[in-house]
RNA sequence: GGGUCUAUAGCUCAGCUGGGAGAGCACCUGCCUUGCACGCAGGGGGUCGAGGGUUCGAGCCCCUUUGGAUCCA
Repeated sequence: GGGUCUAUAGCUCAGCUGGGAGAGCACCUGCCUUGCACGCAGGGGGUCGAGGGUUCGAGCCCCUUUGGAUCCA
């Protein structure tokens, strides 16, 4: 320098060839307990790496770009 994969909640990830942003763990509150843990109920938290474009509508499609992994040279 070129190719491929990857980036979504604090962490690990899902999102099924465009139409509701979600799960588990973690966190907060309450119940339970002498107390902690477990368990039960409820709750908060995301400009989907960044910038543009297409579309009535983009996490998903297109372009550019940044970080990471890997292959070739």
Transfer RNA from a Bacilli bacterium, 73 nucleotides, folded computationally. The source organism's lineage runs through Bacteria, Bacillati, Bacillota and Bacilli. Rfam family: tRNA. Rfam classes the family as a transfer RNA. It was read from a public genome assembly. Model confidence (mean pLDDT): 81 of 100.